[in-house]
Order: sequence, then C1' cells, then structure tokens
RNA sequence: GCCGAGAUAGCUCAGGGGUAGAGCACUUUCUUGGUAAGAAAGGGGUCAUGGGUUCAAUUCCCAUUCUCGGCU
Repeated sequence: GCCGAGAUAGCUCAGGGGUAGAGCACUUUCUUGGUAAGAAAGGGGUCAUGGGUUCAAUUCCCAUUCUCGGCU
C1' cells in the first nucleotide's frame, strides 16, 4: 500500500428499517443468627464520528478515526 471483519450499558455480546435487549456487574428490598447462594424490583446507552437515502436509520450507502486478521 491492498483486501476483509469489527466499534451497541462498567464488562462480554445479541439485535441488520418502526420507542435498544440479554448474561455478568451495580443499587434497594426479601430470605438467613450471620455470610454465601437464592428471589423481587430498579438505575445505567449521543448504538465510534460526520454526511447521504428514507415519513422514519443502531440497522442501508459514502467518508473519516480506531481495533483485529490476511496479502504484498
């Protein structure tokens, strides 16, 4: 330099046009003599950035940034 994959909650990841979810973690409560485990409820997101398409974009298209892999 070229090609491909990826960027979504604190972490690991789903979701691929119509109000963004799970597990773990966190907070509160219940349970226990106490702790762990368990149960219930709750908080937490500019969906990397900027444009475009669309009535509507996390999702489709383009560019940029960053990460990973391959080729030379």
Model confidence (mean pLDDT): 82 of 100.
A computed fold for a 72-nucleotide RNA from Candidatus Woesebacteria bacterium RIFCSPLOWO2_01_FULL_39_23, annotated as transfer RNA.
The sequence was found in a public genome assembly.
It matches the Rfam family "tRNA". Rfam describes the family as follows. Transfer RNA (tRNA) molecules are approximately 80 nucleotides in length. Its family is annotated with triplet codon-amino acid adaptor activity in the Gene Ontology. It is annotated as a transfer RNA.